This is a predicted structure of a 350-nucleotide part of an RNA (small-subunit ribosomal RNA, central domain) from an uncultured Chloroflexota bacterium. It matches the Rfam family "Bacterial small subunit ribosomal RNA". The RNAcentral record of the full RNA draws on Greengenes.
Context: one part of a larger RNA
RNA sequence: CUGGGCGUAAAGAGCGCGCAGGCGGUCGUGCAAGUCGCGUGUGAAAGCCCCCGGCUCAACUGGGGAGGGUCACGCGAUACUGCUCGACUUGAAGGCAGGAGAGGGAAGCGGAAUUCCCGGUGUAGUGGUGAAAUGCGUAGAUAUCGGGAGGAACACCAGUGGCGAAGGCGGCUUCCUGGCCUGUUCUUGACGCUGAGGCGCGAAAGCUAGGGGAGCAAACGGGAUUAGAUACCCCGGUAGUCCUAGCCGUAAACGAUGGACACUAGGUGUUGGUGGUAUCAACCCCGCCAGUGCCGAAGCUAACGCAUUAAGUGUCCCGCCUGGGGAGUACGGCCGCAAGGCUAAAACUC
Numbered sequence: 001c002u003g004g005g006c007g008u009a010a011a012g013a014g015c016g017c018g019c020a021g022g023c024g025g026u027c028g029u030g031c032a033a034g035u036c037g038c039g040u041g042u043g044a045a046a047g048c049c050c051c052c053g054g055c056u057c058a059a060c061u062g063g064g065g066a067g068g069g070u071c072a073c074g075c076g077a078u079a080c081u082g083c084u085c086g087a088c089u090u091g092a093a094g095g096c097a098g099g100a101g102a103g104g105g106a107a108g109c110g111g112a113a114u115u116c117c118c119g120g121u122g123u124a125g126u127g128g129u130g131a132a133a134u135g136c137g138u139a140g141a142u143a144u145c146g147g148g149a150g151g152a153a154c155a156c157c158a159g160u161g162g163c164g165a166a167g168g169c170g171g172c173u174u175c176c177u178g179g180c181c182u183g184u185u186c187u188u189g190a191c192g193c194u195g196a197g198g199c200g201c202g203a204a205a206g207c208u209a210g211g212g213g214a215g216c217a218a219a220c221g222g223g224a225u226u227a228g229a230u231a232c233c234c235c236g237g238u239a240g241u242c243c244u245a246g247c248c249g250u251a252a253a254c255g256a257u258g259g260a261c262a263c264u265a266g267g268u269g270u271u272g273g274u275g276g277u278a279u280c281a282a283c284c285c286c287g288c289c290a291g292u293g294c295c296g297a298a299g300c301u302a303a304c305g306c307a308u309u310a311a312g313u314g315u316c317c318c319g320c321c322u323g324g325g326g327a328g329u330a331c332g333g334c335c336g337c338a339a340g341g342c343u344a345a346a347a348c349u350c
Stems, first nucleotide, its partner, number of pairs: 003322004007304002012318001014201004021194003025088004030083002033081002035077007042069001049065006091191001092188003095184005103177007110154001115149007125136002162169002206247006215241002220236004258317006266295011299306002323350003332343004
């Protein structure tokens, strides 16, 4: 001496479930595998280290000593780890009583608006822009009134608000269904945490088949702008956007911050619940739990900032990084209908 790291410098897997594995609460009994001590055996010689000696010195070399172990066996110790047996309740799960919610799936219903169609009124424009033009309109548009069709999305409520593991979820009603919170301390009695592989979920775009198509709109056509304008602006417009079934498996999938547990000043909003106080009563006020914001002590940080929702202090488990380019590429393998995805180099160069 026996790494250091991962919010923004390279680095947290998009998210979950979970086999193996790793790690694991309190008290006691027994064992003695790990662990520790002692002894015996063995650890050849040479070498390394120390002492003494031989070649004129040294290298070299002779003698002596020390040292050297995931070693074997025996004896002993039992704090810790492990194993065995027994017990416990604070971790975990459950029961009972309440509670909030755009959590998920299916079906039905509603109103506003856009567009189209039919009819009425009505006449010369309308639309669009920085200004225009393309476009639409005397075959009667725009505007306005009535009726009808169809698709998609749900104004206000709406909130730094709620729910979900993440992606994500927002009109109303019904049915099916997951999770969470509080109170009680009634039951089980460590049943736990993490999780390589594996399995599942996973925005948008894209793909296959069948439907649907109002608005919007890649591509495309036209009008402008311009030196040009394969753009920005305007008029059109097809895939697509929607539904059903099946693929794809990616993202600035972000808190750019993996999960679990414990501990460490406060202040102030807000959501859900609950105990107390109070009242005729809703409220108010004091406290507790769970979430979600802001500001800040210590501490941390390169700084910015983080700060009981940690990026503080610790423990356990997983993932990942190791100069820039080449390159998230080539090759190979696996997956995919394809698009492509996953895994993942080297030469060379600075």